Transfer RNA from Camelus ferus, 72 nucleotides, folded computationally. Its mean pLDDT, the model's own confidence on a scale to 100, is 83. It matches the Rfam family "tRNA". Rfam classes the family as a transfer RNA. RNAcentral records the identical sequence in 3 taxa. The source organism's lineage runs through Eukaryota, Bilateria, Dipnotetrapodomorpha, Theria and Camelus. The sequence is in RNAcentral, with records from Rfam.

RNA sequence: GGAGGUGGAGCUCAGCAGUAGAGCGUGUGCCUAGCAGGCACAAGGUCCUGGGUUCAAUCCCCAGUACGUCCA
Numbered sequence: 001g002g003a004g005g006u007g008g009a010g011c012u013c014a015g016c017a018g019u020a021g022a023g024c025g026u027g028u029g030c031c032u033a034g035c036a037g038g039c040a041c042a043a044g045g046u047c048c049u050g051g052g053u054u055c056a057a058u059c060c061c062c063a064g065u066a067c068g069u070c071c072a
Base pairs, nucleotide, nucleotide: 001071002070003069005067006066007065010024011023012022013021018055026042027041028040029039030038031037048064049063050062051061052060
């Protein structure tokens, strides 16, 4: 320098136009003499940034940006 990929809850990720979810973690309650563990509930998100398309964008298009991968 070129090609392509990934940016989403505290962490790892699903979702690929129509109100944003799971597992783990965290908090509270119950079970226990207590711990571990189990069960229930809850909190937690400007879906990387800006613009475009659309009735409607996490999703499609363009640019930027961060970080891996491959080639030189």